Source information
Predicted 3D model of an 82-nucleotide RNA (Bacterial small signal recognition particle RNA) from a bacterium. Its Rfam family is "Bacterial small signal recognition particle RNA". About the family: The signal recognition particle (SRP) is a universally conserved ribonucleoprotein involved in the co-translational targeting of proteins to membranes. The literature on the family includes a 2002 paper in Nucleic Acids Res by Regalia et al., "Prediction of signal recognition particle RNA genes". The family's RNA type in Rfam is non-coding RNA gene. The sequence was found by an Rfam model in a public genome assembly. Model confidence (mean pLDDT): 82 of 100.
């Protein structure tokens, strides 16, 4: 030195946790312009589109976890073999 055990890196999966932002024409919610009902009015009302928050869901980032590599180092063992 092979080899075997423990650690601590490095390459590269995998699933999942937090944080940003995206994010349903329609089967989400709120506010609902305008028109459309209603009322004798005064007012009410259901509610498009738009806006707003957001769901599945994804984008980017963290530090973990799990399992690999005959990739690196660090401690240990070690009959026999070089």
């Nucleotide at each position: 030195a092979c080899c075997c055990c423990g650690g601590g890196a490095g390459c590269a999966g995998g699933a999942a946790g937090c944080c940003u932002c995206c994010g349903a024409a329609u089967c989400u919610g709120g506010u609902c312009a305008g028109g459309c009902c209603u009322u004798g009015a005064c007012g009410g009302g259901a509610g498009c589109a738009g806006c707003c928050a957001u769901a599945a869901g994804g984008u980017g980032g963290c530090g973990g976890c799990c399992a690999g590599c005959g990739u690196c180092c660090c401690g240990g063992g070690u009959c026999a073999u070089c």